[in-house]
RNA sequence: GCCCCGGUAGCUCAGUUGGUAGAGCGUUGCCUUGGUAAGGCAAAGGUCGCGGGUUCAAUCCCCGCCCGGGGCU
Numbered sequence: 001g002c003c004c005c006g007g008u009a010g011c012u013c014a015g016u017u018g019g020u021a022g023a024g025c026g027u028u029g030c031c032u033u034g035g036u037a038a039g040g041c042a043a044a045g046g047u048c049g050c051g052g053g054u055u056c057a058a059u060c061c062c063c064g065c066c067c068g069g070g071g072c073u
């Protein structure tokens, strides 16, 4: 330098023929208990890596860039 894969909640990851984004774990509160743990209920938490384009509408499609992993030379 070229090619492929990935970047989404604090962490690990889903997601979609384009139509207001989810799970598990974690955090906080409540219930339960004599008190813990476990269990149950609820809540908070996201510029979907950055910028631009297409579109009525982009996490999703197109272009460029950044970061991580792998491969080739």
Stems, first nucleotide, its partner, number of pairs: 001072007010025004019056001027043005049065005